Description:
A computed fold for a 72-nucleotide RNA from an Acidobacteriota bacterium, annotated as transfer RNA. NCBI's taxonomy places the organism under Bacteria, Pseudomonadati, Acidobacteriota. Model confidence (mean pLDDT): 81 of 100. It matches the Rfam family "tRNA".

RNA sequence: GGGCUUGUAGCUCAGAGGAAGAGCGCUCGACUGUCUAUCGAGAGGUCGCGGGUUCGAGUCCCGUCUGGCUCG
Numbered sequence: 001g002g003g004c005u006u007g008u009a010g011c012u013c014a015g016a017g018g019a020a021g022a023g024c025g026c027u028c029g030a031c032u033g034u035c036u037a038u039c040g041a042g043a044g045g046u047c048g049c050g051g052g053u054u055c056g057a058g059u060c061c062c063g064u065c066u067g068g069c070u071c072g
Base pairs, nucleotide, nucleotide: 001071002070003069004068005067007065010024011023012022013021018055026042027041028040029039030038048064049063050062051061052060
């Protein structure tokens, strides 16, 4: 340098065009003599970045950056 692939909540990951979820973690509450466990509720995301296509993009296309694999 070429090709493939990854990037979504604090962490691990879902989400194959109709507008973002789960588990764990965190906060509050219930329960308990206390803590843990359990149960209920809640907060938290410019979906790496910049463009394009579309009525509509996390999802499709282009560029770019980062991690990984691979070819030379």